[in-house]
Two RNAs folded together computationally: RNase P RNA and transfer RNA, 436 nucleotides in total.
It holds a member of the Rfam family "Bacterial RNase P class A". Its family is annotated with tRNA processing, dimeric ribonuclease P complex and ribonuclease P activity in the Gene Ontology. Rfam classes the family as a ribozyme.

RNA sequence: UGAGCCCGCCGGGCGGCCGCGGUGCCUUCGGGCGUCGAGGAAAGUCCGGACUCCGCAGGGCACGGUGCUGGGUAACACCCAGGCGGGGCGACCCGACGGAAAGUGGAACAGAGAGCAGACCGCCGAUGGCCGCCUCAGCGGCACAGGCAAGGGUGAAACGGUGGUGUAAGAGACCACCAGCGUCGCGGGUGACCGCGACGGCUCGCCAAACCCCACCGGGAGCAAGGCCGAACAGGGGCCGGGUGGCCCGUCCGAUGGCCCCGGGUAGGCCGCAAGAGCCCGCCGGCAACGGCGGGCCCAGAUAGAUGGCCGCCGCCGGUUCAUCACCGGCACAGAAUCCGGCUUACAGGCGGGCUCACCCG
RNA sequence: GGGGGUGUAGCUCAGCCCGGCAGAGCGCCUCCCUCGCACGGAGGAAGCCAGGGGUUCAAAUCCCCUCACCUCCA
Numbered sequence: 001u002g003a004g005c006c007c008g009c010c011g012g013g014c015g016g017c018c019g020c021g022g023u024g025c026c027u028u029c030g031g032g033c034g035u036c037g038a039g040g041a042a043a044g045u046c047c048g049g050a051c052u053c054c055g056c057a058g059g060g061c062a063c064g065g066u067g068c069u070g071g072g073u074a075a076c077a078c079c080c081a082g083g084c085g086g087g088g089c090g091a092c093c094c095g096a097c098g099g100a101a102a103g104u105g106g107a108a109c110a111g112a113g114a115g116c117a118g119a120c121c122g123c124c125g126a127u128g129g130c131c132g133c134c135u136c137a138g139c140g141g142c143a144c145a146g147g148c149a150a151g152g153g154u155g156a157a158a159c160g161g162u163g164g165u166g167u168a169a170g171a172g173a174c175c176a177c178c179a180g181c182g183u184c185g186c187g188g189g190u191g192a193c194c195g196c197g198a199c200g201g202c203u204c205g206c207c208a209a210a211c212c213c214c215a216c217c218g219g220g221a222g223c224a225a226g227g228c229c230g231a232a233c234a235g236g237g238g239c240c241g242g243g244u245g246g247c248c249c250g251u252c253c254g255a256u257g258g259c260c261c262c263g264g265g266u267a268g269g270c271c272g273c274a275a276g277a278g279c280c281c282g283c284c285g286g287c288a289a290c291g292g293c294g295g296g297c298c299c300a301g302a303u304a305g306a307u308g309g310c311c312g313c314c315g316c317c318g319g320u321u322c323a324u325c326a327c328c329g330g331c332a333c334a335g336a337a338u339c340c341g342g343c344u345u346a347c348a349g350g351c352g353g354g355c356u357c358a359c360c361c362g
Numbered sequence: 363g364g365g366g367g368u369g370u371a372g373c374u375c376a377g378c379c380c381g382g383c384a385g386a387g388c389g390c391c392u393c394c395c396u397c398g399c400a401c402g403g404a405g406g407a408a409g410c411c412a413g414g415g416g417u418u419c420a421a422a423u424c425c426c427c428u429c430a431c432c433u434c435c436a
Base pairs, nucleotide, nucleotide: 001358002357003356004355005354006353007352008351009350010349012314013313014312015311016310017309018308020037021036022035023034024033025032026031039333043344044343046342047341048340049339050338051222052221053220054219063218064217065216066215067214068082069081070080071079072078083097084095085094086093087092098213099212103211104210105207106206120152121151122148123147124146127145128144129142130141131140132139133138160178161177162176163175164174165173179203181200182199183198184197185196186195187194188193226271227270228269229268236262237261238260239258240257241253242252243251244250278297279296280295281294282293283292284291285290315331316330317329318328319327363435364434365433366432367431368430369429372388373387374386375385382419390406391405392404393403394402412428413427414426415425416424
């Protein structure tokens, strides 16, 4: 200098005027003054909780979820550290990463054969068969029986690799080395796992985001949860009244009487509802995630839903220009609705820190 | 605000649970029948299975993300 990797952060700034919502104080009730007023994702609603109501002795089945190990946390499918596997020259990145030698099942088409497999082309034809060489021995031929699985071919996948021995041809049939698997032993590690050695049969493949098995977790619904106050109209009940009746009870009537009272509950209002697993700074423990202690701060609460508009200066981007100035346009994604911790998705542009590779110079 | 579901040919739907060639009816096109049309008969075309990614040899189907639409709860 160029090309990259990782982590953290910002995401228009300042001032003025007018306006909107919450809240405190003052008020002559008209208002005035002060203060606060979107986000890193407020989004998707994909996980996990708090909270509320319902259910519930306890346990199991079913169903759903999670799935290497250790730690963090209120909890998690999140985070940190590590192991293993894969990718990259590297910084580093990615992984739904338990079990397929428990069971059931699947692998279309092609292909001879698709799972304790198989023979289309092929190789061989030692042995048996047929033919020929005058006959036997023997030799040669055919490729009928049969043998083989090295090579070809099919396929996503064809039952270890290389070399040798061996053979009629061959083959873990045998041998050496290598790869892989299992068992045992020793050592390291909390553990996942790693290293070394011996032995074994020689290879025991793929799919569990197929059923399933194992371990662990989960009761259901959601702030339109739930609670309090509560009109008007209609309706219900009570008292008074009238009919029936000797009277009481009872019963009937009172769209046409009166009176007050009661319950549920709609509109509406209030709570839930914003001081919290809260934010900032410092110290300590820890590799880290995070935790502990001390100090400081108060940081949106609307209900059809406020958070907006204009002007000036500056910044950035685009257009115009050969270029500068000037001019014009624009300011990424988006936007609270019970709250919190995550994940995921969207996002113009920019800042800071650490690191890698290549080339050049000293 | 919070639950549940759907998306496959021009239209209405199967197929998805349990992965293996994408189907049916109506519609459309061509031909036959008819003087002509309808009806009828024969044949045919038409799909990136909403979009993207993953698992798998293989995805409409299984898993994740995104988009659009429908529906329920005061």